This is a predicted structure of a 71-nucleotide RNA (transfer RNA) from a Minisyncoccota bacterium.

[in-house]
RNA sequence: GCCCCUGUAGCUUAAUGGCAAAGCAGCGGCCUUUUAAGCCGUUGAUGGGGGUUCGAUUCCCUUCAGGGGCA
Numbered sequence: 001g002c003c004c005c006u007g008u009a010g011c012u013u014a015a016u017g018g019c020a021a022a023g024c025a026g027c028g029g030c031c032u033u034u035u036a037a038g039c040c041g042u043u044g045a046u047g048g049g050g051g052u053u054c055g056a057u058u059c060c061c062u063u064c065a066g067g068g069g070c071a
Stems, first nucleotide, its partner, number of pairs: 001070007010024004018054001026042005047063005
């Protein structure tokens, strides 16, 4: 330099163009003599910019970050 893959919550993963879901973690409560476990509730996310579309995590372009391959 060229090509390919990945990017969603603090972490690990879902979501076939139509209300962004769950587990763990965090917070509050219940229970317990206390802790752990258990139960109930709750906060929190689509890497950035632009385009297509009535509607974009999803499709297109560009850019950023990470990984891999060739030279």

Taxonomically the source falls in Minisyncoccota (Bacteria, Bacillati). The prediction has a mean pLDDT of 81.